[in-house]
SAM riboswitch aptamer (S box leader) from Glutamicibacter sp. JC586, 111 nucleotides, folded computationally.

């Protein structure tokens, strides 16, 4: 960084610094903001995408990796749930709303 998959109306804020705009972009609206927004840092929290661990159930389903070679045993994958340990993410308003466009963001997988 092009393409791919999933999600984007649930949920969760404070302290310090800074100092004027911010809500991704365009138009229109609306909202937040010197009672300090946005941003950065710390702490706290939310959530459960990936990893990890645990539990349960089913099937002996899939794989055919290890042992055995008669029955089979083990392992991995697959379902649901839990924990919140690790990697991210998120913590005004539905991605703020409507329209627009080579839309955007986050995670995963892969190159």
């Nucleotide at each position: 960084u092009a393409a791919c998959c999933a999600u984007c109306c649930c949920g969760a804020g404070u302290g310090g610094c800074c100092g004027a705009g911010a809500g991704a972009c365009c138009u229109g609206g609306c909202u937040c903001u010197u009672u300090g927004a946005c941003g950065c840092c710390g702490c706290a929290g939310c959530a459960a995408c990936c990893g990890a661990u645990c539990u349960u159930a089913c099937c002996g389903a899939u794989g055919a990796a290890g042992c055995a070679u008669u029955c089979g045993c083990u392992c991995a994958u697959g379902a649901a749930g839990a924990u919140a340990c690790g990697g991210u993410g998120c913590u005004a308003a539905c991605g703020c709303c409507a329209g627009g466009a080579c839309c955007g963001a986050u995670g995963g997988a892969a190159a």

The organism belongs to Glutamicibacter, within Bacteria. Its Rfam family is "SAM riboswitch aptamer (S box leader)". Gene Ontology term of the family: regulation of gene expression. The prediction has a mean pLDDT of 79.